[in-house]
RNA sequence: GCCGCGUUAGUUCAGUGGUAGAACGUCGGUUUUGUAAACCGAAAGUCGUCAGUUCAAAUCUGACACGCGGCUCCA
Numbered sequence: 001g002c003c004g005c006g007u008u009a010g011u012u013c014a015g016u017g018g019u020a021g022a023a024c025g026u027c028g029g030u031u032u033u034g035u036a037a038a039c040c041g042a043a044a045g046u047c048g049u050c051a052g053u054u055c056a057a058a059u060c061u062g063a064c065a066c067g068c069g070g071c072u073c074c075a
Base pairs, nucleotide, nucleotide: 001071002070003069004068005067006066007065010024011023012022013021018055026042027041028040029039030038048064049063050062051061052060
C1' cells in the first nucleotide's frame, strides 16, 4: 500500500428500511436472625464520526477514525 471482518447500555451480544432489545452487572424493594439465592421493579444508548439515498436509516451508499485478520513490498 491492497483486501476482508468488526465498532449498538458498564460488559458480552442480538437486531438486514417503520416503537432500539436480551443476558450478566448496577440500584431499589419483597423474603431471611443476617448474607447469598429466588422473586418484583428501576436506571443506564447522539447505534464510532461526517455526508448521501429515502416519506422514513442501527440497517442501504461513500469518506474518515479505531480494532482484528490476510496478502504484497522494503529493512

A computed fold for a 75-nucleotide RNA from a Leptospiraceae bacterium, annotated as transfer RNA. Its Rfam family is "tRNA". The coordinates come from a structure-prediction model, not an experiment, and the mean pLDDT is 81. RNAcentral holds the sequence, with entries from ENA.